[in-house]
RNA sequence: CCAGCAGGCCACCUUACCGCCGUGUGCCGAACUAGUUUCGGCAUCCAUUAUGGAUCCUGAAUCAAGUUCAGGACAGGGAGGAAAGUCCGGACACCAUAGUGCAGCAUAGCGGGUAACGCCCGUCCGUUGAAAGGCGAGGACCAGUGCAACAGAAAGCAAGUACAGUUCGGCUGUAGUGAAAUCAGGUAAACUCUAUGCGGUGAAACGCCACGUAAACCAAUGUUUGAGGACUGCACGUCCAAAUUGGAGGGUAGGCGGUUGGAGCUUUUGGGCAACCAAAAGCCUAGAUAAAUGGUAAGGCUCGACAGAAUCCGGCUUAUGGCCUGCUUUUUUA
Numbered sequence: 001c002c003a004g005c006a007g008g009c010c011a012c013c014u015u016a017c018c019g020c021c022g023u024g025u026g027c028c029g030a031a032c033u034a035g036u037u038u039c040g041g042c043a044u045c046c047a048u049u050a051u052g053g054a055u056c057c058u059g060a061a062u063c064a065a066g067u068u069c070a071g072g073a074c075a076g077g078g079a080g081g082a083a084a085g086u087c088c089g090g091a092c093a094c095c096a097u098a099g100u101g102c103a104g105c106a107u108a109g110c111g112g113g114u115a116a117c118g119c120c121c122g123u124c125c126g127u128u129g130a131a132a133g134g135c136g137a138g139g140a141c142c143a144g145u146g147c148a149a150c151a152g153a154a155a156g157c158a159a160g161u162a163c164a165g166u167u168c169g170g171c172u173g174u175a176g177u178g179a180a181a182u183c184a185g186g187u188a189a190a191c192u193c194u195a196u197g198c199g200g201u202g203a204a205a206c207g208c209c210a211c212g213u214a215a216a217c218c219a220a221u222g223u224u225u226g227a228g229g230a231c232u233g234c235a236c237g238u239c240c241a242a243a244u245u246g247g248a249g250g251g252u253a254g255g256c257g258g259u260u261g262g263a264g265c266u267u268u269u270g271g272g273c274a275a276c277c278a279a280a281a282g283c284c285u286a287g288a289u290a291a292a293u294g295g296u297a298a299g300g301c302u303c304g305a306c307a308g309a310a311u312c313c314g315g316c317u318u319a320u321g322g323c324c325u326g327c328u329u330u331u332u333u334a
Stems, first nucleotide, its partner, number of pairs: 003328008012300007020078002023075003026042006032035001043055005056072005080306001084317002087315005092202004099236005104198005109123005124138001125136004139193002144191002146187002161175005206257004217247005228240003264283008301304001
C1' cells in the first nucleotide's frame, strides 16, 4: 500500500412560489334570559410597581355517540434504519380458566440482563480463520432401538485370517484392512430419554350511537335421559346452558371511540467487565381511513442506494449508498 474485522453516524442540500394532512389559539364551577348569554375562581402572556389588560375573527351547521360544528387568520408539526419478512416475545381487547392422563411443539454448559423471549451481555468448552474476529447444532450413548460405503477373514457381544509366545484354554501379543477390530469406541439439527415450559383469537380485536328489517317461515335434534359451548389436540372430569344446526329469505354494511404520553427519548452523575440499572434536569416527535408530506423554478455537489407507517412496543433475519473511529498483518519493500 492492498485486504480484512468490529463499532458508530447520515440517508441529497439550500432558496422562492403554489398545494396536501393533522394539532393548538385555555380550564373549572354557578345562574337563568337557554343564548353559544352572564358572573366567579384558576392558569398563561404582556406592561406597570398598584394593579391593569389580553387569552383570535366570521357564520351558524349538527342536534345520536364523540372533545359543539363549518370556514378563515396566526403559530409550530408531518414516513424508516430497516417502515420489509410475519420469524419470536409481549402490551391491549374479547372468550375462558378445575383439573387428571396421553399426545404434540419449543428450549437446553454456567452466571447475569430484561415486562418477556428461541433475544442481549459475560465466561467455559468446542469449531473455524494467518490474525483481529466469526459461529454454537453445548443435558443424556450403562434405559432402549438404529446407522457407518469401500477395504478387510470379520463392523458386533458372536465368530475368527496370517505369524509368534504359551500354563495348550482364541489364553496373550504382533501384523494386515479401515475413520473405527476383542463385553470396543463414534453418532442423538438419528429415533429416543431427562429437565423446564406452552389457552385461543386479533384492531376487519373490541366498545358506543343512528338507520332499517322479519328471529317472521320450514325441517332435524334438544330442554336435567343436557343437544350445544369453554380448555394447544384427544379422552375422562368439571362448569355454563335453552336453545342448537341446516334450508330458503329480509334489512344494513353509516358515524364515533380504540388511535398514539410511551416497558418513550435526550443529556449529566453514580454502580457494573458488559448487557443494563438508579437518580436529576429537559423534551413531546405522523395518525391517514381508498388512504396525507407533492409540484414548479434556480443553484450546489459526496450526483442521492434499499425503499412508504395503518393498534403499539422489544428483538431476530433479509436488502442497501456514503462517511468516521478503533483493531489485525499473510505477502512485499526498507
This is a predicted structure of a 334-nucleotide RNA (Bacterial RNase P class A) from a Flavobacteriaceae bacterium.
The RNAcentral record of the sequence draws on ENA.
Taxonomically the source falls in Flavobacteriaceae (Bacteria, Bacteroidota, Flavobacteriia, Flavobacteriales).
It is recorded under the gene name rnpB.
Its mean pLDDT, the model's own confidence on a scale to 100, is 76.